[in-house]
RNA sequence: AUCUUAUCAAGAGAGACGGAGGGAUAUGGCCCUGUGAAGUCUCAGCAACCCCCACAUGCGAUUGGGACGGUGCUAAAUCCAUUAGGUGAAUCACCUAGAAGAUAAGAG
Numbered sequence: 001a002u003c004u005u006a007u008c009a010a011g012a013g014a015g016a017c018g019g020a021g022g023g024a025u026a027u028g029g030c031c032c033u034g035u036g037a038a039g040u041c042u043c044a045g046c047a048a049c050c051c052c053c054a055c056a057u058g059c060g061a062u063u064g065g066g067a068c069g070g071u072g073c074u075a076a077a078u079c080c081a082u083u084a085g086g087u088g089a090a091u092c093a094c095c096u097a098g099a100a101g102a103u104a105a106g107a108g
Base pairs, nucleotide, nucleotide: 002107003106004105005104006103007102008101013043014042015041016040017039021032022031023030026082027081028080029079044074045073046072049070050069051066052065053064054063078100083097084096085095086094087093088092
């Protein structure tokens, strides 16, 4: 690389360097950006996957709590749509499932 499982409408930003792009990819839309994009660093924060504690238990799962540590994250639903099915309607809105993606834990 790839596979499995779970989650993805909540939450949480300042400073320094940098100097024009960015929101995964393609198309379309929409948006952020010289009142400073990407990226790097420092500090802070969020969350609770791993982890720890309690209850319970044959084991596991579930539930409640914690946050030293390993990851992750800190504009907008994963920014929205794309494929299939459906509902209302009038060319739009919405619902369900999928695809793709992200993150974690495990396998390999």

A computed fold for a 108-nucleotide RNA from Streptohalobacillus salinus, annotated as SAM riboswitch aptamer (S box leader). The coordinates come from a structure-prediction model, not an experiment, and the mean pLDDT is 83. Of the family's consensus pairs, 97% are formed in the model. It matches the Rfam family "SAM riboswitch aptamer (S box leader)". Its family is annotated with regulation of gene expression in the Gene Ontology. It was read from a public genome assembly, where an Rfam model found it.